[in-house]
Context: one part of a larger RNA
RNA sequence: UUGGGCGUAAAGAGUCUGUAGGCGGUUGCCUAAGUCUUGUUUCAAAGACCUCGACUUAAUCGAGGGAAGGGGUAAGAUACUGGGUUACUAGAGUGAUAUCGGGGUUACUGGAAUUUGUAGUGUAGGGGUUAAAUCCGUGGAUACUACAAAGAACACCAAGCGCGAAGGCGGGUAACUAGGUAUAUACUGACGCUGAGAGACGAAAGCUAGGGAAGCAAAUCAGAUUAGAGACCUGAGUAGUCCUAGCCGUAAACAUUGUCUGUUAAUUUUUCGGGAUUUAUCCUGGGAGAUGUAAGCUAACGCGUUAAACAGACCGCCUGGGGAGUAUAGCCGCAAGGCCGAAACUC
Numbered sequence: 001u002u003g004g005g006c007g008u009a010a011a012g013a014g015u016c017u018g019u020a021g022g023c024g025g026u027u028g029c030c031u032a033a034g035u036c037u038u039g040u041u042u043c044a045a046a047g048a049c050c051u052c053g054a055c056u057u058a059a060u061c062g063a064g065g066g067a068a069g070g071g072g073u074a075a076g077a078u079a080c081u082g083g084g085u086u087a088c089u090a091g092a093g094u095g096a097u098a099u100c101g102g103g104g105u106u107a108c109u110g111g112a113a114u115u116u117g118u119a120g121u122g123u124a125g126g127g128g129u130u131a132a133a134u135c136c137g138u139g140g141a142u143a144c145u146a147c148a149a150a151g152a153a154c155a156c157c158a159a160g161c162g163c164g165a166a167g168g169c170g171g172g173u174a175a176c177u178a179g180g181u182a183u184a185u186a187c188u189g190a191c192g193c194u195g196a197g198a199g200a201c202g203a204a205a206g207c208u209a210g211g212g213a214a215g216c217a218a219a220u221c222a223g224a225u226u227a228g229a230g231a232c233c234u235g236a237g238u239a240g241u242c243c244u245a246g247c248c249g250u251a252a253a254c255a256u257u258g259u260c261u262g263u264u265a266a267u268u269u270u271u272c273g274g275g276a277u278u279u280a281u282c283c284u285g286g287g288a289g290a291u292g293u294a295a296g297c298u299a300a301c302g303c304g305u306u307a308a309a310c311a312g313a314c315c316g317c318c319u320g321g322g323g324a325g326u327a328u329a330g331c332c333g334c335a336a337g338g339c340c341g342a343a344a345c346u347c
Stems, first nucleotide, its partner, number of pairs: 004318003007301002012315001014201004021194003025088002028085004033081002035077009049065006091191001092188003096183005103177007110154001114150008125136002162169002206247006215241002220236004258314006266291011296303002320347003330339003
């Protein structure tokens, strides 16, 4: 390689778009590239296979015969695949009407809380902990009241909830914008699926520049604890967390389960429509869950119409543990580092 696999044993890329490629609905006609049949030619001899013979036999040697298969060429076949053309509507899409959501971007805005400041009342404590202390406070703290400022996050609603490709998204209003679903069926007429490279997006942390800075808080300092305490606990506290512009490109980026299509018992919750209706409910289409079974699968656990069942298309990935996601080279990055990615040796 063939083969076997990828929920948990090694293995699904973080996600999507999409180039090449691979694969691809129904119908008629043409073609005959693939495919099939036949003829012919060639694949020297020797060797291999079969038959006969020689040497007493064998090894060995001689004679004869026959392919299968490959290449070239000619004639034919046309079911399937391909190519051309014609038509179709079940896939896919466009339009119309209705509707849905915490999808996205931008601007404006609200209240609670917190902290700080100012003013007032008021007096000796407050804070913190297992207990304390560091710390704050007679220069008037804590507490209560009023006013002002600032920044960040949005209690209740809230849910087995909704939306989004994923990351993710939750106070309110507006504008712009993307998407889903249903209905009837108007239109296009296979325009589809997957997708090596490639491109776009991509939590948190981190980086660059400029702002901002209430709370929280790596680092740091101090108090405790302790044998020690570089920790857990406490008091402070800087980057950071926030905004704008740009990088980074990684996560247990997890459902540890790639995308798409078809087929195969049920029960139940919820959401968005349509229809019927006795307004209780029932039927039907899409989405999101749950149970757990009929079947099936699985090493087991479990999965089970949202499959890990039965099949098909395409991509990615795996091949004992360590060494090692290391070294080297290359590419990317300001850096941190990322991507790609071994071997010796050892068990």
A computed fold for a 347-nucleotide part of an RNA from a Candidatus Shapirobacteria bacterium, annotated as small-subunit ribosomal RNA, central domain.
Its mean pLDDT, the model's own confidence on a scale to 100, is 83.
Lineage of the source: Bacteria > Bacteria candidate phyla > Candidatus Shapironibacteriota.
Its Rfam family is "Bacterial small subunit ribosomal RNA".